[in-house]
Context: one part of a larger RNA
């Protein structure tokens, strides 16, 4: 831009993509078979392997802004405590969040229509014949069925709703993510929990500084401390003020008015 008014929203499926492997084992059963030796179809049941797709609750990994430990050197005048730098100094953990080595789930079940095969009925051709008329069964492959898009399906489809001359709505601004390169999507803008801050709590780290008590001292200990990013909930302290912009078409019919015209309809 279109879907012949504007808007909000929930759908329907023409159409497309995807997935569509497969092993053992135990039962049927040492049964059918079969001299034996061997050894089933058909059913029903566990358990994998590859793949695939979602997620972090468990396990593992990362986790240069979280906690601790520690080595050189520098600095805050000195002790003491911090703090810069040295590959993130080195080093042992770890939240979120992202991952897989973890978890979960899945293929199909059926139903149509069929191949190849197997048939029935059956003449041409008095017999025989799955075929020529009719008529059945058959596969991981087709078409549905499972999952995901999907009215630009120009064939622009449906349903509800909301607006009528300054409104329904949208969109600039702003805080931010369940979203992200940007855009775009979602939440939220004081009628408010949208981020932060705080306050709790959860989970890291592991018992801070200063005291005080024990100990000659290292160091114990009051003390599950301190501190702390991303989690959870509260709570308007700060920051979402205020303001602006966009935003609905032509034709046809009817009626009525008012000028013209033409006249007394």
């Nucleotide at each position: 831009c279109g879907u012949a008014g504007g808007a909000a929203g929930u759908u329907u499926g023409a159409g497309u993509g995807g997935g569509g492997c497969u092993g053992u084992c135990c039962u049927u059963a040492g049964u059918a078979c079969g001299a034996g030796a061997g050894g089933a179809c058909c059913g029903g049941g566990a358990u994998g392997g590859a793949c695939a797709a979602a997620c972090c609750u468990c396990u593992a990994g990362u986790g240069a802004a979280u906690c601790u430990g520690u080595u050189a050197u520098g600095g805050c005048g000195c002790c003491a405590g911090c703090u810069g730098u040295a590959c993130u100094g080195c080093a042992g953990a770890g939240u979120a969040g992202c991952u897989a080595c973890g978890u979960u789930u899945g293929g199909a079940a059926u139903a149509g229509a069929u191949a190849a095969g197997c048939g029935c009925u059956g003449a041409a051709a008095g017999c025989a014949u799955c075929u020529a008329a009719g008529u059945g069964c058959g596969a991981a492959a087709c078409u549905a069925g499972c999952c995901a898009c999907a009215a630009g399906a120009u064939g622009a489809g449906a349903c509800u709703u909301c607006c009528a001359c300054a409104u329904a709505g949208g969109g600039u601004c702003g805080u931010g993510a369940g979203a992200g390169a940007c855009u775009a999507u979602c939440a939220c803008g004081u009628u408010g929990a949208u981020a932060g801050g705080c306050u709790a709590c959860a989970g890291g780290u592991g018992u801070a500084a200063a005291g005080g008590u024990g100990g000659u001292a290292a160091c114990a200990u009051c003390a599950u401390a301190g501190c702390c990013g991303a989690g959870u909930a509260g709570u308007a302290c700060u920051a979402a003020u205020a303001a602006c912009c966009c935003g609905a078409a032509u034709c046809u019919u009817u009626c009525a008015a008012c000028a013209g015209c033409a006249a007394u309809g």